RNA sequence: AGGUCUGUAGGUUAACGGUAGACCAAGGGUCUCCAAAACCCUGAGUAGAGGUUCGAUUCCUCUCAGACCUG
Repeated sequence: AGGUCUGUAGGUUAACGGUAGACCAAGGGUCUCCAAAACCCUGAGUAGAGGUUCGAUUCCUCUCAGACCUG
RNA backbone atom coordinates (compact mmCIF):
# COMPACT_ATOMS: atom_id res chain seq x y z
P A A 1 -0.99 3.82 3.56
O5' A A 1 -0.86 2.81 2.34
C5' A A 1 -0.67 3.35 1.03
C4' A A 1 -0.67 2.24 0.00
C3' A A 1 -1.92 1.35 0.00
O3' A A 1 -2.98 1.92 -0.73
C1' A A 1 0.00 0.00 0.00
P G A 2 -4.49 1.71 -0.30
O5' G A 2 -4.81 0.22 -0.76
C5' G A 2 -4.81 -0.11 -2.15
C4' G A 2 -4.92 -1.60 -2.35
C3' G A 2 -6.07 -2.28 -1.61
O3' G A 2 -7.32 -2.13 -2.26
C1' G A 2 -4.11 -3.53 -1.27
P G A 3 -8.65 -2.04 -1.42
O5' G A 3 -8.86 -3.52 -0.91
C5' G A 3 -9.07 -4.57 -1.84
C4' G A 3 -8.99 -5.92 -1.17
C3' G A 3 -9.99 -6.16 -0.06
O3' G A 3 -11.30 -6.48 -0.53
C1' G A 3 -7.87 -6.90 0.63
P U A 4 -12.56 -6.13 0.36
O5' U A 4 -12.57 -7.24 1.51
C5' U A 4 -12.72 -8.60 1.17
C4' U A 4 -12.57 -9.47 2.41
C3' U A 4 -13.46 -9.10 3.58
O3' U A 4 -14.80 -9.57 3.44
C1' U A 4 -11.27 -9.50 4.34
P C A 5 -15.98 -8.77 4.14
O5' C A 5 -15.80 -9.03 5.70
C5' C A 5 -15.92 -10.34 6.21
C4' C A 5 -15.43 -10.42 7.66
C3' C A 5 -16.14 -9.50 8.64
O3' C A 5 -17.39 -10.01 9.06
C1' C A 5 -13.81 -9.40 8.99
P U A 6 -18.55 -9.01 9.54
O5' U A 6 -18.04 -8.48 10.95
C5' U A 6 -17.87 -9.38 12.03
C4' U A 6 -17.21 -8.70 13.21
C3' U A 6 -17.90 -7.45 13.74
O3' U A 6 -19.01 -7.75 14.57
C1' U A 6 -15.59 -7.06 13.57
P G A 7 -20.22 -6.70 14.69
O5' G A 7 -19.62 -5.52 15.59
C5' G A 7 -19.11 -5.80 16.87
C4' G A 7 -18.43 -4.58 17.49
C3' G A 7 -19.37 -3.42 17.84
O3' G A 7 -18.95 -2.83 19.06
C1' G A 7 -17.68 -2.67 16.37
P U A 8 -19.63 -3.30 20.44
O5' U A 8 -21.19 -3.03 20.20
C5' U A 8 -21.68 -1.72 20.16
C4' U A 8 -23.14 -1.68 20.57
C3' U A 8 -23.46 -2.26 21.94
O3' U A 8 -23.19 -1.35 22.99
C1' U A 8 -25.01 -3.11 20.36
P A A 9 -22.47 -1.91 24.33
O5' A A 9 -23.59 -1.76 25.48
C5' A A 9 -24.14 -0.50 25.76
C4' A A 9 -24.58 -0.40 27.21
C3' A A 9 -23.63 -1.04 28.23
O3' A A 9 -23.58 -0.23 29.38
C1' A A 9 -25.79 -1.96 28.45
P G A 10 -22.33 0.79 29.55
O5' G A 10 -21.36 -0.06 30.50
C5' G A 10 -20.04 0.43 30.80
C4' G A 10 -19.30 -0.64 31.58
C3' G A 10 -19.18 -1.98 30.88
O3' G A 10 -18.05 -2.04 30.02
C1' G A 10 -20.04 -2.32 33.04
P G A 11 -18.20 -2.83 28.57
O5' G A 11 -18.13 -4.36 28.99
C5' G A 11 -16.92 -4.92 29.49
C4' G A 11 -17.11 -6.39 29.82
C3' G A 11 -17.61 -7.27 28.68
O3' G A 11 -16.57 -7.72 27.85
C1' G A 11 -18.92 -7.66 30.59
P U A 12 -16.89 -8.03 26.28
O5' U A 12 -17.78 -9.34 26.35
C5' U A 12 -17.22 -10.58 26.78
C4' U A 12 -18.23 -11.67 26.68
C3' U A 12 -18.92 -11.82 25.33
O3' U A 12 -18.12 -12.54 24.38
C1' U A 12 -20.54 -11.91 27.04
P U A 13 -18.28 -12.27 22.79
O5' U A 13 -19.79 -11.82 22.68
C5' U A 13 -20.58 -12.21 21.57
C4' U A 13 -21.95 -12.67 22.04
C3' U A 13 -23.05 -12.46 21.01
O3' U A 13 -23.10 -13.54 20.07
C1' U A 13 -23.77 -11.72 23.16
P A A 14 -23.78 -13.26 18.66
O5' A A 14 -25.32 -13.38 19.00
C5' A A 14 -26.29 -12.75 18.21
C4' A A 14 -27.68 -13.04 18.75
C3' A A 14 -28.79 -12.52 17.86
O3' A A 14 -29.11 -13.42 16.82
C1' A A 14 -29.18 -11.86 20.10
P A A 15 -29.02 -12.90 15.30
O5' A A 15 -30.27 -11.87 15.22
C5' A A 15 -31.55 -12.31 15.56
C4' A A 15 -32.45 -11.13 15.79
C3' A A 15 -32.39 -10.06 14.70
O3' A A 15 -33.19 -10.41 13.58
C1' A A 15 -32.25 -9.03 16.80
P C A 16 -32.46 -10.91 12.20
O5' C A 16 -33.29 -10.24 11.08
C5' C A 16 -34.48 -10.87 10.67
C4' C A 16 -34.54 -10.93 9.15
C3' C A 16 -34.61 -9.56 8.52
O3' C A 16 -33.90 -9.56 7.27
C1' C A 16 -36.57 -10.80 8.01
P G A 17 -33.13 -8.29 6.88
O5' G A 17 -33.82 -7.10 7.67
C5' G A 17 -34.21 -5.92 6.98
C4' G A 17 -34.81 -4.92 7.94
C3' G A 17 -36.31 -5.09 8.16
O3' G A 17 -36.67 -4.48 9.39
C1' G A 17 -35.95 -3.07 7.04
P G A 18 -37.38 -5.45 10.49
O5' G A 18 -38.47 -4.47 11.15
C5' G A 18 -38.02 -3.45 12.07
C4' G A 18 -39.21 -2.69 12.61
C3' G A 18 -40.29 -3.55 13.26
O3' G A 18 -40.90 -2.81 14.30
C1' G A 18 -41.20 -2.38 11.41
P U A 19 -40.65 -3.28 15.78
O5' U A 19 -40.11 -1.93 16.42
C5' U A 19 -40.99 -0.81 16.60
C4' U A 19 -40.85 -0.27 18.00
C3' U A 19 -39.65 -0.84 18.77
O3' U A 19 -39.12 0.17 19.63
C1' U A 19 -41.64 -1.33 19.94
P A A 20 -37.59 0.45 19.65
O5' A A 20 -36.88 -0.98 19.72
C5' A A 20 -36.74 -1.64 20.95
C4' A A 20 -35.80 -2.80 20.84
C3' A A 20 -35.29 -3.32 22.17
O3' A A 20 -36.14 -4.30 22.73
C1' A A 20 -33.48 -2.97 20.67
P G A 21 -37.02 -3.98 24.00
O5' G A 21 -37.07 -5.39 24.78
C5' G A 21 -35.91 -5.85 25.45
C4' G A 21 -35.67 -7.30 25.10
C3' G A 21 -34.85 -8.08 26.11
O3' G A 21 -35.64 -8.54 27.20
C1' G A 21 -33.97 -8.44 23.97
P A A 22 -34.96 -8.68 28.61
O5' A A 22 -34.01 -9.95 28.49
C5' A A 22 -34.54 -11.22 28.18
C4' A A 22 -33.44 -12.26 27.96
C3' A A 22 -32.46 -12.42 29.11
O3' A A 22 -32.95 -13.27 30.13
C1' A A 22 -31.28 -12.26 27.07
P C A 23 -32.61 -12.93 31.66
O5' C A 23 -31.12 -13.46 31.84
C5' C A 23 -30.82 -14.82 31.64
C4' C A 23 -29.32 -15.04 31.60
C3' C A 23 -28.53 -14.43 32.75
O3' C A 23 -28.55 -15.21 33.94
C1' C A 23 -27.49 -13.90 30.71
P C A 24 -28.58 -14.47 35.35
O5' C A 24 -27.09 -13.91 35.48
C5' C A 24 -25.99 -14.79 35.58
C4' C A 24 -24.68 -14.07 35.42
C3' C A 24 -24.40 -12.93 36.38
O3' C A 24 -24.00 -13.36 37.67
C1' C A 24 -23.82 -12.25 34.20
P A A 25 -24.45 -12.47 38.93
O5' A A 25 -23.78 -11.04 38.69
C5' A A 25 -22.39 -10.87 38.86
C4' A A 25 -21.93 -9.50 38.41
C3' A A 25 -22.49 -8.33 39.20
O3' A A 25 -21.83 -8.13 40.43
C1' A A 25 -22.64 -7.85 36.90
P A A 26 -22.68 -7.62 41.69
O5' A A 26 -23.19 -6.17 41.27
C5' A A 26 -22.28 -5.09 41.11
C4' A A 26 -23.00 -3.79 40.82
C3' A A 26 -24.12 -3.42 41.78
O3' A A 26 -23.62 -2.81 42.97
C1' A A 26 -24.88 -3.14 39.59
P G A 27 -24.41 -3.10 44.35
O5' G A 27 -25.75 -2.24 44.24
C5' G A 27 -25.71 -0.84 44.12
C4' G A 27 -27.07 -0.26 43.92
C3' G A 27 -28.14 -0.77 44.88
O3' G A 27 -28.11 -0.13 46.15
C1' G A 27 -28.97 -0.84 42.69
P G A 28 -28.61 -0.95 47.41
O5' G A 28 -30.19 -1.02 47.27
C5' G A 28 -30.96 0.17 47.29
C4' G A 28 -32.41 -0.11 46.98
C3' G A 28 -33.09 -1.17 47.84
O3' G A 28 -33.44 -0.71 49.13
C1' G A 28 -33.62 -1.55 45.58
P G A 29 -33.50 -1.71 50.36
O5' G A 29 -34.75 -2.65 50.08
C5' G A 29 -36.08 -2.10 50.07
C4' G A 29 -37.08 -3.09 49.52
C3' G A 29 -37.28 -4.36 50.31
O3' G A 29 -38.12 -4.20 51.45
C1' G A 29 -37.10 -4.88 48.02
P U A 30 -37.96 -5.16 52.69
O5' U A 30 -38.55 -6.55 52.20
C5' U A 30 -39.93 -6.69 51.87
C4' U A 30 -40.25 -8.10 51.42
C3' U A 30 -39.86 -9.20 52.38
O3' U A 30 -40.81 -9.37 53.42
C1' U A 30 -39.18 -9.77 50.19
P C A 31 -40.33 -9.69 54.92
O5' C A 31 -39.61 -11.11 54.81
C5' C A 31 -40.36 -12.25 54.44
C4' C A 31 -39.44 -13.44 54.20
C3' C A 31 -38.48 -13.75 55.34
O3' C A 31 -39.09 -14.52 56.35
C1' C A 31 -37.31 -13.74 53.28
P U A 32 -38.93 -14.14 57.92
O5' U A 32 -37.39 -14.46 58.19
C5' U A 32 -36.90 -15.78 58.06
C4' U A 32 -35.41 -15.82 58.25
C3' U A 32 -34.88 -15.10 59.48
O3' U A 32 -35.02 -15.89 60.65
C1' U A 32 -33.56 -14.53 57.60
P C A 33 -35.64 -15.18 61.95
O5' C A 33 -34.59 -14.04 62.32
C5' C A 33 -34.89 -13.09 63.33
C4' C A 33 -33.63 -12.45 63.86
C3' C A 33 -32.64 -12.04 62.81
O3' C A 33 -32.94 -10.75 62.28
C1' C A 33 -31.51 -13.30 64.47
P C A 34 -32.75 -10.50 60.69
O5' C A 34 -31.18 -10.54 60.49
C5' C A 34 -30.37 -9.52 61.03
C4' C A 34 -28.91 -9.82 60.78
C3' C A 34 -28.53 -10.12 59.35
O3' C A 34 -28.37 -8.94 58.57
C1' C A 34 -27.53 -11.72 60.77
P A A 35 -28.74 -8.99 57.02
O5' A A 35 -27.73 -10.06 56.42
C5' A A 35 -26.45 -9.64 55.96
C4' A A 35 -25.54 -10.81 55.74
C3' A A 35 -25.73 -11.59 54.47
O3' A A 35 -25.16 -10.95 53.34
C1' A A 35 -25.46 -13.11 56.26
P A A 36 -25.93 -11.07 51.93
O5' A A 36 -25.68 -12.57 51.46
C5' A A 36 -24.37 -13.01 51.14
C4' A A 36 -24.32 -14.51 51.01
C3' A A 36 -25.23 -15.10 49.96
O3' A A 36 -24.67 -15.05 48.66
C1' A A 36 -25.50 -16.30 51.95
P A A 37 -25.61 -14.73 47.36
O5' A A 37 -26.59 -15.99 47.26
C5' A A 37 -26.07 -17.26 46.91
C4' A A 37 -27.11 -18.34 47.13
C3' A A 37 -28.40 -18.16 46.37
O3' A A 37 -28.33 -18.64 45.04
C1' A A 37 -28.88 -18.63 48.62
P A A 38 -29.10 -17.87 43.84
O5' A A 38 -30.64 -18.06 44.18
C5' A A 38 -31.22 -19.35 44.15
C4' A A 38 -32.63 -19.31 44.70
C3' A A 38 -33.56 -18.29 44.07
O3' A A 38 -34.13 -18.79 42.85
C1' A A 38 -33.71 -18.11 46.39
P C A 39 -34.34 -17.80 41.62
O5' C A 39 -35.62 -16.93 42.02
C5' C A 39 -36.85 -17.55 42.27
C4' C A 39 -37.82 -16.59 42.93
C3' C A 39 -38.01 -15.25 42.22
O3' C A 39 -38.91 -15.34 41.12
C1' C A 39 -37.67 -14.86 44.52
P C A 40 -38.71 -14.35 39.85
O5' C A 40 -39.20 -12.95 40.41
C5' C A 40 -40.54 -12.76 40.78
C4' C A 40 -40.76 -11.38 41.40
C3' C A 40 -40.29 -10.21 40.56
O3' C A 40 -41.20 -9.87 39.53
C1' C A 40 -39.57 -9.93 42.78
P C A 41 -40.65 -9.23 38.16
O5' C A 41 -40.19 -7.76 38.58
C5' C A 41 -41.15 -6.81 39.01
C4' C A 41 -40.49 -5.59 39.63
C3' C A 41 -39.58 -4.78 38.71
O3' C A 41 -40.31 -3.93 37.83
C1' C A 41 -38.52 -5.07 40.79
P U A 42 -39.68 -3.48 36.42
O5' U A 42 -38.51 -2.48 36.86
C5' U A 42 -38.82 -1.25 37.50
C4' U A 42 -37.56 -0.52 37.89
C3' U A 42 -36.61 -0.18 36.76
O3' U A 42 -37.03 0.96 36.03
C1' U A 42 -35.39 -1.03 38.59
P G A 43 -36.72 1.04 34.41
O5' G A 43 -35.25 1.65 34.37
C5' G A 43 -34.96 2.85 35.06
C4' G A 43 -33.47 2.99 35.26
C3' G A 43 -32.63 2.87 33.99
O3' G A 43 -32.59 4.09 33.27
C1' G A 43 -31.68 1.56 35.72
P A A 44 -32.58 4.07 31.68
O5' A A 44 -31.14 3.54 31.28
C5' A A 44 -29.98 4.23 31.70
C4' A A 44 -28.74 3.38 31.53
C3' A A 44 -28.59 2.76 30.15
O3' A A 44 -28.01 3.66 29.23
C1' A A 44 -28.24 1.11 31.80
P G A 45 -28.85 4.11 27.90
O5' G A 45 -28.08 3.39 26.72
C5' G A 45 -26.67 3.50 26.61
C4' G A 45 -26.12 2.46 25.70
C3' G A 45 -26.56 2.56 24.24
O3' G A 45 -25.79 3.51 23.52
C1' G A 45 -26.70 0.32 24.99
P U A 46 -26.41 4.33 22.30
O5' U A 46 -26.63 3.23 21.18
C5' U A 46 -25.89 3.29 19.95
C4' U A 46 -25.37 1.90 19.61
C3' U A 46 -24.85 1.76 18.17
O3' U A 46 -23.79 0.82 18.19
C1' U A 46 -26.60 0.27 18.51
P A A 47 -22.70 0.73 16.98
O5' A A 47 -21.73 1.95 17.25
C5' A A 47 -21.14 2.12 18.54
C4' A A 47 -20.06 3.19 18.51
C3' A A 47 -20.39 4.39 17.64
O3' A A 47 -21.19 5.34 18.32
C1' A A 47 -18.24 3.60 17.10
P G A 48 -22.33 6.14 17.47
O5' G A 48 -21.49 7.20 16.63
C5' G A 48 -20.69 8.16 17.28
C4' G A 48 -19.98 9.02 16.27
C3' G A 48 -20.84 9.58 15.15
O3' G A 48 -21.57 10.73 15.55
C1' G A 48 -18.88 8.66 14.25
P A A 49 -22.99 11.02 14.83
O5' A A 49 -22.60 11.53 13.39
C5' A A 49 -21.72 12.64 13.21
C4' A A 49 -21.41 12.87 11.75
C3' A A 49 -22.61 12.83 10.83
O3' A A 49 -23.34 14.05 10.84
C1' A A 49 -20.86 11.55 9.90
P G A 50 -24.83 14.10 10.19
O5' G A 50 -24.54 14.18 8.62
C5' G A 50 -25.49 13.76 7.71
C4' G A 50 -24.86 13.41 6.38
C3' G A 50 -25.78 12.72 5.39
O3' G A 50 -26.59 13.65 4.69
C1' G A 50 -23.78 11.51 5.55
P G A 51 -28.17 13.41 4.66
O5' G A 51 -28.35 12.29 3.55
C5' G A 51 -27.73 12.47 2.27
C4' G A 51 -27.62 11.17 1.53
C3' G A 51 -28.92 10.40 1.33
O3' G A 51 -29.70 10.93 0.26
C1' G A 51 -27.21 8.92 1.99
P U A 52 -31.31 10.82 0.35
O5' U A 52 -31.61 9.28 0.11
C5' U A 52 -31.27 8.65 -1.11
C4' U A 52 -31.64 7.20 -1.09
C3' U A 52 -33.04 6.90 -0.62
O3' U A 52 -34.01 7.05 -1.65
C1' U A 52 -31.52 5.45 0.46
P U A 53 -35.35 7.88 -1.39
O5' U A 53 -36.16 6.92 -0.42
C5' U A 53 -36.51 5.61 -0.81
C4' U A 53 -36.97 4.80 0.36
C3' U A 53 -38.03 5.46 1.23
O3' U A 53 -39.33 5.37 0.67
C1' U A 53 -36.37 4.49 2.60
P C A 54 -40.29 6.66 0.66
O5' C A 54 -40.62 6.87 2.20
C5' C A 54 -41.38 8.02 2.62
C4' C A 54 -41.88 7.82 4.02
C3' C A 54 -40.87 7.27 5.01
O3' C A 54 -40.04 8.25 5.55
C1' C A 54 -42.85 6.02 5.18
P G A 55 -38.46 7.99 5.69
O5' G A 55 -38.39 6.86 6.81
C5' G A 55 -38.77 7.15 8.15
C4' G A 55 -38.87 5.88 8.97
C3' G A 55 -37.60 5.05 9.07
O3' G A 55 -36.70 5.56 10.05
C1' G A 55 -39.43 3.64 8.59
P A A 56 -35.13 5.56 9.68
O5' A A 56 -34.65 4.05 9.66
C5' A A 56 -34.85 3.21 10.84
C4' A A 56 -33.69 2.26 11.01
C3' A A 56 -32.35 2.94 11.34
O3' A A 56 -31.59 2.07 12.19
C1' A A 56 -32.15 1.75 9.32
P U A 57 -31.65 2.31 13.75
O5' U A 57 -30.65 1.19 14.34
C5' U A 57 -29.29 1.49 14.42
C4' U A 57 -28.46 0.23 14.29
C3' U A 57 -28.41 -0.42 12.91
O3' U A 57 -27.43 0.17 12.11
C1' U A 57 -28.81 -2.07 14.57
P U A 58 -27.68 0.32 10.52
O5' U A 58 -28.04 -1.15 10.01
C5' U A 58 -27.01 -2.14 9.95
C4' U A 58 -27.57 -3.49 9.59
C3' U A 58 -28.04 -3.61 8.13
O3' U A 58 -27.73 -4.90 7.63
C1' U A 58 -29.84 -4.04 9.61
P C A 59 -26.50 -5.01 6.58
O5' C A 59 -26.95 -4.14 5.33
C5' C A 59 -27.77 -4.70 4.30
C4' C A 59 -27.99 -3.71 3.19
C3' C A 59 -26.82 -2.78 2.88
O3' C A 59 -25.83 -3.41 2.08
C1' C A 59 -28.82 -1.52 2.98
P C A 60 -24.28 -2.95 2.19
O5' C A 60 -24.24 -1.55 1.47
C5' C A 60 -24.46 -1.43 0.08
C4' C A 60 -24.33 0.02 -0.38
C3' C A 60 -23.07 0.74 0.05
O3' C A 60 -21.95 0.42 -0.76
C1' C A 60 -24.93 2.12 0.49
P U A 61 -20.47 0.44 -0.15
O5' U A 61 -20.16 1.98 0.03
C5' U A 61 -20.07 2.83 -1.11
C4' U A 61 -19.81 4.27 -0.69
C3' U A 61 -18.66 4.49 0.26
O3' U A 61 -17.40 4.49 -0.37
C1' U A 61 -20.54 5.72 0.99
P C A 62 -16.11 3.95 0.41
O5' C A 62 -15.77 5.14 1.42
C5' C A 62 -15.40 6.41 0.91
C4' C A 62 -15.43 7.47 2.00
C3' C A 62 -14.56 7.19 3.21
O3' C A 62 -13.20 7.48 3.01
C1' C A 62 -16.69 7.93 3.91
P U A 63 -12.08 6.63 3.83
O5' U A 63 -12.23 7.19 5.32
C5' U A 63 -11.94 8.53 5.62
C4' U A 63 -12.38 8.88 7.04
C3' U A 63 -11.73 8.08 8.14
O3' U A 63 -10.43 8.52 8.45
C1' U A 63 -14.05 8.24 8.54
P C A 64 -9.35 7.46 9.00
O5' C A 64 -9.90 7.13 10.47
C5' C A 64 -9.98 8.12 11.46
C4' C A 64 -10.60 7.57 12.73
C3' C A 64 -9.96 6.31 13.28
O3' C A 64 -8.77 6.55 13.99
C1' C A 64 -12.30 6.08 13.31
P A A 65 -7.59 5.46 13.93
O5' A A 65 -8.11 4.29 14.86
C5' A A 65 -8.37 4.53 16.24
C4' A A 65 -9.01 3.32 16.89
C3' A A 65 -8.36 1.98 16.59
O3' A A 65 -7.19 1.74 17.36
C1' A A 65 -10.69 1.78 16.35
P G A 66 -6.03 0.79 16.72
O5' G A 66 -6.60 -0.68 16.84
C5' G A 66 -6.93 -1.23 18.09
C4' G A 66 -7.70 -2.53 17.95
C3' G A 66 -7.05 -3.59 17.11
O3' G A 66 -6.02 -4.31 17.78
C1' G A 66 -9.33 -3.42 16.52
P A A 67 -4.84 -5.02 16.94
O5' A A 67 -5.51 -6.30 16.27
C5' A A 67 -6.02 -7.34 17.08
C4' A A 67 -6.70 -8.39 16.24
C3' A A 67 -5.91 -8.93 15.08
O3' A A 67 -4.95 -9.92 15.45
C1' A A 67 -8.10 -8.42 14.36
P C A 68 -3.60 -10.05 14.60
O5' C A 68 -4.05 -10.74 13.24
C5' C A 68 -4.62 -12.03 13.23
C4' C A 68 -5.26 -12.34 11.90
C3' C A 68 -4.35 -12.33 10.70
O3' C A 68 -3.54 -13.51 10.56
C1' C A 68 -6.34 -11.19 10.18
P C A 69 -2.14 -13.43 9.76
O5' C A 69 -2.57 -13.33 8.24
C5' C A 69 -3.26 -14.37 7.61
C4' C A 69 -3.63 -14.00 6.19
C3' C A 69 -2.48 -13.57 5.30
O3' C A 69 -1.72 -14.64 4.77
C1' C A 69 -4.30 -12.07 5.03
P U A 70 -0.19 -14.45 4.38
O5' U A 70 -0.22 -13.52 3.09
C5' U A 70 -0.80 -13.98 1.89
C4' U A 70 -0.76 -12.90 0.84
C3' U A 70 0.59 -12.24 0.61
O3' U A 70 1.46 -13.03 -0.19
C1' U A 70 -1.09 -10.58 0.73
P G A 71 3.04 -13.09 0.11
O5' G A 71 3.56 -11.67 -0.39
C5' G A 71 3.40 -11.29 -1.75
C4' G A 71 3.66 -9.81 -1.93
C3' G A 71 4.96 -9.30 -1.34
O3' G A 71 6.07 -9.55 -2.16
C1' G A 71 3.19 -7.85 -0.74
Predicted 3D model of a 71-nucleotide RNA (transfer RNA) from a bacterium. Rfam family: tRNA. Gene Ontology term of the family: triplet codon-amino acid adaptor activity. Rfam describes the family as follows. Transfer RNA (tRNA) molecules are approximately 80 nucleotides in length. It is annotated as a transfer RNA. The prediction has a mean pLDDT of 83.